[in-house]
Context: one part of a larger RNA
RNA sequence: GGCGUUUGGUGGAUGCCUUGGCAGUAAGAGGCGAUGAAGGACGUGAUACUCUGCGAUAAGCGUUGGGGAGCCGAGAAUAGGCUUUGAUCCAGCGAUCUCCGAAUGGGGCAACCCACCUGACAGUUUGAUAUAAUUGCCGCAAGGCAGCCUAUAUUGAGCUGAAACAGGUACUUUUAACCUGAAUACAUAGGGUUUUAAGAGCAAACCCGGGGAACUGAAACAUCUAAGUACCCGGAGGAAAGGACAUCAAUAGAGACUCCCCUAGUAGCGGCGAGCGAACGGGGACCAGCCGAGCCUUGAGAGUGACCAGAAUGAUCUGGAAAGAUCAGCCAUAGUGGGUGACAGCCCCGUAUGGGAAGCUCGAUGGGACGUAUUAAGUAGGGCGGGACACGUGAAAUCCUGUCUGAAGAUCGGAGGACCACCUCCGAAGGCUAAGUACUCCUUACUGACCGAUAGCGAACCAGUACCGUGAGGGAAAGGUGAAAAGCACCCCGACGAGGGGAGUGAAACAGUACCUGAAACCGAAUGCCU
Numbered sequence: 001g002g003c004g005u006u007u008g009g010u011g012g013a014u015g016c017c018u019u020g021g022c023a024g025u026a027a028g029a030g031g032c033g034a035u036g037a038a039g040g041a042c043g044u045g046a047u048a049c050u051c052u053g054c055g056a057u058a059a060g061c062g063u064u065g066g067g068g069a070g071c072c073g074a075g076a077a078u079a080g081g082c083u084u085u086g087a088u089c090c091a092g093c094g095a096u097c098u099c100c101g102a103a104u105g106g107g108g109c110a111a112c113c114c115a116c117c118u119g120a121c122a123g124u125u126u127g128a129u130a131u132a133a134u135u136g137c138c139g140c141a142a143g144g145c146a147g148c149c150u151a152u153a154u155u156g157a158g159c160u161g162a163a164a165c166a167g168g169u170a171c172u173u174u175u176a177a178c179c180u181g182a183a184u185a186c187a188u189a190g191g192g193u194u195u196u197a198a199g200a201g202c203a204a205a206c207c208c209g210g211g212g213a214a215c216u217g218a219a220a221c222a223u224c225u226a227a228g229u230a231c232c233c234g235g236a237g238g239a240a241a242g243g244a245c246a247u248c249a250a251u252a253g254a255g256a257c258u259c260c261c262c263u264a265g266u267a268g269c270g271g272c273g274a275g276c277g278a279a280c281g282g283g284g285a286c287c288a289g290c291c292g293a294g295c296c297u298u299g300a301g302a303g304u305g306a307c308c309a310g311a312a313u314g315a316u317c318u319g320g321a322a323a324g325a326u327c328a329g330c331c332a333u334a335g336u337g338g339g340u341g342a343c344a345g346c347c348c349c350g351u352a353u354g355g356g357a358a359g360c361u362c363g364a365u366g367g368g369a370c371g372u373a374u375u376a377a378g379u380a381g382g383g384c385g386g387g388a389c390a391c392g393u394g395a396a397a398u399c400c401u402g403u404c405u406g407a408a409g410a411u412c413g414g415a416g417g418a419c420c421a422c423c424u425c426c427g428a429a430g431g432c433u434a435a436g437u438a439c440u441c442c443u444u445a446c447u448g449a450c451c452g453a454u455a456g457c458g459a460a461c462c463a464g465u466a467c468c469g470u471g472a473g474g475g476a477a478a479g480g481u482g483a484a485a486a487g488c489a490c491c492c493c494g495a496c497g498a499g500g501g502g503a504g505u506g507a508a509a510c511a512g513u514a515c516c517u518g519a520a521a522c523c524g525a526a527u528g529c530c531u
C1' cells in the first nucleotide's frame, strides 16, 4: 500500500409524524371609505428586542348577556398584583382612537413644516342684581332712606392673551337664501357671501362599454389568422348584461330574455388557402310581466348565535407508562373526530339529540301614503365611406353610423336574405323588470384512490422575510430531545475555556438543546491475510 472483518467520525438519505398547503362540496358574504378606508409610521408593558393586541383612556375603558376559578397574550422568566363584592375569557353594543395615507387649511423629500378664524380658558375694564362692609340722615329700638369709596358671587358687553386645548377652513357637482349685476328699459345670463347634500380612494375574479396590438399560423408573405385575444381607460353590481317581438315560421304554427345539450363541424364564409363557422327546429334549467314591480309602518314565524344539558368499565397480566392481552360488564337518535406516558364507544374534550339572551338577517299578515305615463322626425329610408352580423362587397338582405340628404301617420309603416307582386307576421324611432347564468379577496362546516418538508402555496419555521438590484423587479434556505425539562446537583482533566470523564435524571443520554430514525459518498482506528 491492497483486500477483508470489526468499530468509529462526517453527512443527512430513508422510515414515521404534521402545526402548513392543494382541490372541492354545502351554506354565508359579496364590499370598505370624508362618521376619514385599504395600507402604514410612531408609540403603548415593571423589565432590552421581535411578533400579537391596542392608541396619549394606548396587551386597554364602559355597558348588556354568557361563564364559574383561576388570571396578568407569545418567544421566557423574575418582581409585583387582580379575582366568588364574580376576575381572566367569550359574544353584542358603545367610548377613546397620535401621525401619514383619497388626505381635504397651505406646503412637502409620506408619517414632517407653517398657518388663519371661532370657541373654551385666563386676565382686565364696565353695566345690572344679590350679599357684606362703610358714611350721612330719621328713629328709643327694630329698621328704613340716600350716598359712594370697597369686597365677593352670578350674569351681560368690550378689549387683550406667551404656551397649551377643542371645532372649522380643499376641489367639483348640488340645495336654499341674500347681495349685486351686462349687451338691453324691465329682466335674464354672469359674479359674490352664507348654507345643504353628494362625489373623490381602495379591493381577487366575474360583468358592460370606449380604445386596441404583435409574436404566431398560412410550412415565405400582403387579404386572412392569432383576436376583438393580451393590454390601457371608463363604469356598475352581488351578480352584470339582455328582455316582453316593427321576432321566427310557412299555409301548420310558435310566442320576452338568459344559460345548457343537440341540430353540427352541418348550411355557409374563405389568397374557396390556412382557417372561420351559424340559424330554423328539438330537448332541458328557470319562468312574469309591465308603465315605478316600489315607500312608511306592523312583525306571526324562521335562521344565526357566546353558551347550556348531554349515556355507558372494572379487575388481573406484561410494561417506564395501558388505551394492549385475558376475564367479566354496560351505553348507543352518541362506534365522526381529537387528546390522554403504546391501539379507549363507556378517562377528558366532544359527538347524536334537546335547549339558547341580546344584536343582526330573512320574513307571512294587517294598516297607511303616493303614483298609474305615452303612441316617440332631422327619425325610418337613400347616396358616399367604414364597422358588426358565421357571411372577407359579394346577388348581400339585416343592424350601427362619420358625412350629404330625407318620408308616411294605422285608408299608414316595417319584415319574411338583392328586387317586384301576392300572402303572412309584426308596430321602430320612450322606459322598467325577478329567476334560471358567471366569479370567489373573504367566513363557517365538511370531504379527498390530494402532498407530506428537494413534496405541498414562494412561504408548515417571525416570508414576500434575509439577500440581490438605482429602479421596475427578482427572491431563498430553514420542521421533529423527551411522556414529562425530570435540560445533567456535585466531583475530576483543561485556561474558573472549548471539549471530555465520572456521578445523577430518565424506559432509553449512541434521546444531552450540534438532540427521533441516522443510508451512501468521504475520512479514520483496531485486527487478519497478501505485498
Stems, first nucleotide, its partner, number of pairs: 001530009015516001016480002020451002022448007029440002031202002039100003042055003046078002049075003061094006070082003105114003115169005121161012134147005171199003176194005206237001207235005217224001221271001247254002258285005268276002289432003295368003301362004307355003313328005329346002331335001337349003381405008391417001412427005467474002487515001490502004

RNAcentral holds the full RNA, with entries from ENA. The part of an RNA shown here (large-subunit ribosomal RNA, domain I) has 531 nucleotides and comes from a Paracoccaceae bacterium. Its Rfam family is "Bacterial large subunit ribosomal RNA". Clan: LSU clan. The prediction has a mean pLDDT of 82.